[in-house]
The RNA shown here (c-di-GMP-I riboswitch aptamer) has 79 nucleotides and comes from Candidatus Apopatosoma intestinale. Its mean pLDDT, the model's own confidence on a scale to 100, is 79.
RNA sequence: CUGAAUAAUGGACAAACCCGUUGUGAAGCGGGGACGCAAAGCCUUGGAGACUUUGAAUAAAGUCAGUCCGGUUGCAAUA
Repeated sequence: CUGAAUAAUGGACAAACCCGUUGUGAAGCGGGGACGCAAAGCCUUGGAGACUUUGAAUAAAGUCAGUCCGGUUGCAAUA
């Protein structure tokens, strides 16, 4: 450089659990670790749901974006 073959290159994130740490708690953060995930990227000041704390409660305050819907940004291929 040419040809052939294979659809999908390069990657990202990170469950449970363990260690440390913060918090009354749900849980968060850091490290290890991978169950998985085409949005398991982001947004709770859009809608629900579950959970925690206080409380007599119909209430209040919080946690969960890997509970779902929704919004928004993005990767590969094809049209």